[in-house]
């Protein structure tokens, strides 16, 4: 260079037919304990890789680029 895949919370990863973004695990607070560990409950964290387009609304569709990866040459 062509072609597939993937990017979403600090970490793995969901997110359905476009309709106000979600889990586990880590962190924090507070209970349980003489204490620690387990457990429970809560809270916090997000410009969805970038920029632009459609639409009344976009992670989602369309275009262009940037990583990562896998194939072919």
């Nucleotide at each position: 260079g062509c072609a597939g895949u993937g990017g979403u919370a600090g970490c793995u990863c969901a997110g359905u037919u476009g309709g106000u973004a979600g889990a586990g695990c880590a962190u924090c607070u507070g209970g349980u304990u003489c204490g620690u560990a387990u457990u429970c409950a809560g809270a916090a964290g997000g410009u969805c890789g970038u920029g632009g387009g459609u639409u009344c609304g976009a992670g989602u569709c369309c275009c262009a680029c940037c990583c990562a990866u896998u194939g072919c040459g």